A computed fold for a 77-nucleotide RNA from a Syntrophomonadaceae bacterium, annotated as c-di-GMP-I riboswitch aptamer. The coordinates come from a structure-prediction model, not an experiment, and the mean pLDDT is 84. It was read from a public genome assembly, where an Rfam model found it.
RNA sequence: CGAGGUAAAAGGCAAACCCGGCGAAAGCCGGGGACGCAAAACUACAGGGCCUGUAAAAUGGCAGCCUGGUUGCCGCA
Numbered sequence: 001c002g003a004g005g006u007a008a009a010a011g012g013c014a015a016a017c018c019c020g021g022c023g024a025a026a027g028c029c030g031g032g033g034a035c036g037c038a039a040a041a042c043u044a045c046a047g048g049g050c051c052u053g054u055a056a057a058a059u060g061g062c063a064g065c066c067u068g069g070u071u072g073c074c075g076c077a
Base pairs, nucleotide, nucleotide: 004074005073012037013036017032018031019030020029021028022027035064041070042069043068046067047066048065049062050061051060
C1' cells in the first nucleotide's frame, strides 16, 4: 500500500418479538431483546427495485434488496 476479512483483537450496530409513543398506512422513534452484520455507518435529490397509498400519481416510506458515491476497523497471508 491493500487483495482479503471464513485468522486474531479492540470497539460498534441490532432482525424477529414485547412494552410505550407517532402515523391513514407503509413505516418511524424510545426502552427491552439478539437473528445476524466490515460498513447492518451516511446517502431515497445517484440509478434500479420494493412497500404504502391513489381514479391516476408521491410531495409518504425502506440504506438489514442490488449497484454506485462519501467516511471508516483489522490487515493474519